[in-house]
Molecule: transfer RNA
Organism: bacterium
RNA sequence: GGCCCUGUAACUCAAUUGGUCAGAGUCCCCGGCUCAUAACCGGGCGGUUCUGGGUUCGAACCCCAGCGGGGCCA
Numbered sequence: 001g002g003c004c005c006u007g008u009a010a011c012u013c014a015a016u017u018g019g020u021c022a023g024a025g026u027c028c029c030c031g032g033c034u035c036a037u038a039a040c041c042g043g044g045c046g047g048u049u050c051u052g053g054g055u056u057c058g059a060a061c062c063c064c065a066g067c068g069g070g071g072c073c074a
Stems, first nucleotide, its partner, number of pairs: 001073007010026004019057001028044005050066005
């Protein structure tokens, strides 16, 4: 320098070829259970979907540019 993959909650990941409120588990907080702790059960908190533009009635999803991470080739 070229190509490919990837970026969504504090962490690990979903979201059926664009559609109604972007969800789950873990963590954390509260409660239940227990003599108590763990485990288990219930509830709660938490997101400008990497950034900036574009297309569209409508974008996490499509297009362009950039940034971060990983890999291959030279």